[in-house]
RNA sequence: CAACGGACUUAAGCAAAUGAAAUUGAGUGCUCCUCGGGAAAUCGAGGAAGUAGAACUGCCCAAAUUCGGGGAACCCUUUCAAAUGGCGAUCCCGAGCCAAGCUCCGGCGACGGAGAAGGUGUAGAGACUAGACGGGCAGCACCUAAGGCCUUAGGCGAUGGUGAAGGGAUAGUCCAGACCACAAACUUGCUUUCGGG
Repeated sequence: CAACGGACUUAAGCAAAUGAAAUUGAGUGCUCCUCGGGAAAUCGAGGAAGUAGAACUGCCCAAAUUCGGGGAACCCUUUCAAAUGGCGAUCCCGAGCCAAGCUCCGGCGACGGAGAAGGUGUAGAGACUAGACGGGCAGCACCUAAGGCCUUAGGCGAUGGUGAAGGGAUAGUCCAGACCACAAACUUGCUUUCGGG
């Protein structure tokens, strides 16, 4: 913002805690421009300003969760000129491993092996449960209409697309955590670690 409902996502920050506003960092879609490629729709990359209307339904899966390594905004600190240090939203790489399903190979079959996509690694140290914004199968809605087909000034038509981001812990339960103070060690400091209440 009349009220109700609601205000794209997320971390910091504020705050004793929970929660809210302003503010700061990082993302998503839509509108516009340029380039790439495509039959087109879409898609990918970059850029500028604005903006938050829309972003579907059912069923199946919950496994691996490991060892190393490379970056990093904001913010805090600095014997302060700088450098440094810290915290850390987060972006990734190598090896290994992985449920349901998909592809290939073997098998009468049960099943086994390999591969691709995706995941794990990647929470506040972490443990556990669930299912989703994840993986899989289908459906529906909308966009385009190549090959192809037809009743051919045209029409049909998906094996092509779209249905956002948030899971570097989402919703929860727990917990050396966080929070409240106290007391130590290291440090210039920020901070980090430990201890019990």
Molecule: Group I catalytic intron
Organism: Alphaproteobacteria bacterium